[in-house]
RNA sequence: GCUGGGGUGGCUCAGUGGUAGAGCACCUCCUUGGUAAGGAGGUGGUCGUGGGUUCGAUCCCCAUCCCCAGCU
Repeated sequence: GCUGGGGUGGCUCAGUGGUAGAGCACCUCCUUGGUAAGGAGGUGGUCGUGGGUUCGAUCCCCAUCCCCAGCU
């Protein structure tokens, strides 16, 4: 330099055009003499960035940044 894959709550990951979700973590409450476990509820996201297409984009297109793999 070229090709492919990836970037979504604190972490690990879903989500193939129509209001962004799960598990763990965190907070509050219940339970206990206390802790752990268990139960109920809740907070937290400019979907890497900038443009484009579309009535509407996490999703499609272009550019760009970062990570991984391969080729040279």

Transfer RNA from an uncultured Endomicrobiia bacterium, 72 nucleotides, folded computationally. Rfam family: tRNA. It is annotated as a transfer RNA. Its mean pLDDT, the model's own confidence on a scale to 100, is 81.